[in-house]
RNA sequence: CUCUUAUCGAGAGUGGCAGAGGGACUAGGCCCUAUGACGCCCGGCAACCUUCAAGUAUCGCUUGAAAAGGUGCUAAAUCCUACAGGUCAUUUGAUCUGGCAGAUAAGAG
Numbered sequence: 001c002u003c004u005u006a007u008c009g010a011g012a013g014u015g016g017c018a019g020a021g022g023g024a025c026u027a028g029g030c031c032c033u034a035u036g037a038c039g040c041c042c043g044g045c046a047a048c049c050u051u052c053a054a055g056u057a058u059c060g061c062u063u064g065a066a067a068a069g070g071u072g073c074u075a076a077a078u079c080c081u082a083c084a085g086g087u088c089a090u091u092u093g094a095u096c097u098g099g100c101a102g103a104u105a106a107g108a109g
Base pairs, nucleotide, nucleotide: 001109002108003107004106005105006104007103008102013042015041016040017039021032022031023030026082027081028080029079043074044073045072048070049069050066051065052064053063054062055061056060078101083098084097085096086095087094088093
């Protein structure tokens, strides 16, 4: 980097450092930010991998518990929209479903 599977409306700081932009990319919105964002450290959250127990229709699955380790996450739905279709209203919008793109984990190449 590519592929497969699963998840993405929950949760998480009144700390330290630092000092300018940041929210993945493009566009349009809308936000955060010198009352210090983003980032890093610490803390925390969660439970994908992991461990244990119970059940079961047993190469597995379900439920519950744990948190030492590998990751991840820690403003806003993945901040919203973009493509296709449905419904309602017909300026233009609202809403639902799917897709694309993306993120993370586990596995394979």